[in-house]
Context: one part of a larger RNA
Molecule: large-subunit ribosomal RNA, domain IV
Organism: Pseudomonadota bacterium
RNA sequence: CUCUCUCCAAGGAACUUGACAGAUUGGCCCCGUAACUUUGGGAUAAGGGGUGCUUUUGGAUGUGAAACUAUUUACUAGUGUAGCAUCUAAAAGUCUCAGUAAAGUGGGCUCGGCGACUGUUUAUUAAAAACACAGGUCUGUGCACAAAGCCAAAAGCUGAGGUAUACAGACCGACGCUUGCCCGCUGCGGAAAGGUCACGGCAAGGGGUUAUUUCUUCGCAAGAAGGAAGAAGCUCUGAGCCUAAGCCCCCGUGAAGGGCGGCCGUAACUAUGACGGUCCUAAGGUAGCGAAGUUCCUAGUCGGGUAAGUUCCGACGUGCAUGAAUAGCGUAACGACUGAGCCAUUGUCUCGGAGAGAGGCCAG
Repeated sequence: CUCUCUCCAAGGAACUUGACAGAUUGGCCCCGUAACUUUGGGAUAAGGGGUGCUUUUGGAUGUGAAACUAUUUACUAGUGUAGCAUCUAAAAGUCUCAGUAAAGUGGGCUCGGCGACUGUUUAUUAAAAACACAGGUCUGUGCACAAAGCCAAAAGCUGAGGUAUACAGACCGACGCUUGCCCGCUGCGGAAAGGUCACGGCAAGGGGUUAUUUCUUCGCAAGAAGGAAGAAGCUCUGAGCCUAAGCCCCCGUGAAGGGCGGCCGUAACUAUGACGGUCCUAAGGUAGCGAAGUUCCUAGUCGGGUAAGUUCCGACGUGCAUGAAUAGCGUAACGACUGAGCCAUUGUCUCGGAGAGAGGCCAG
């Protein structure tokens, strides 16, 4: 010097991002216990007092000699003194610094945020406000085996030896009060009149090929070379007509994906604008909440708490860029969650000191 531990004058968070760590509290008995509340809780709320040992006197329970009572006279039943055992109360006394004497064994309170709760999670840096949850809503599915899933397909299995109070998918997430407007876009559902439209079918026509016919040139002839037209068949193509879903078109649908305005003027001080005008839109954000875990400007402004508060609490509303099942606003209880404050307590600190043990280093 490092680590583990013990103690400390005065102060008591001045330390620090933050009371992190440590300390306080602690068991049992008695008294006492608020707001709020879903009436269960909150609650061991908070806050007080007691606690060892000895003696004495009580109490309760069990057992139970003696004694008494009853009768069906029995190794009977019941009551039950003394004694014994356990628990417990009061009084007196007594010892220590200290009596749950060691060990083990809640610090408490207040106001917010989030999540209802118990639970689950990143085995090995995250335990949470994340996931789940009971509950709510929507959607799909009507059984000779649905929807959905495994499987390339089929078979087979599952769903389920279940049957819409079921099964599956999605979102929200106890409970309370609620959940506004928009179907123009996207999606989904429906309807089928019209438009568009693939493969395919029919098919006028056109091209290629040539049986045949014919022409030209050469040749005495036989014949040779070249050209033209061209049926059927085969083949290449083909206007047009018929032709499904889908799309266009039409209707519906938001606890489907989503969206929910601007400018100008106006009241007899000023300010503000109930009111009016105008443009645009599918419709222009309702209730509620709001500098928020969302607010840039911002340390907004006002109030509270402090001597002093970029945090906190209560308001305001000018919401850069809140808002209603990507739920909105509340909410008792709960939380190794998170923010702020207070009491108690302390070597966290002012500011260090002393001691014990282990290690390191030096010398022998």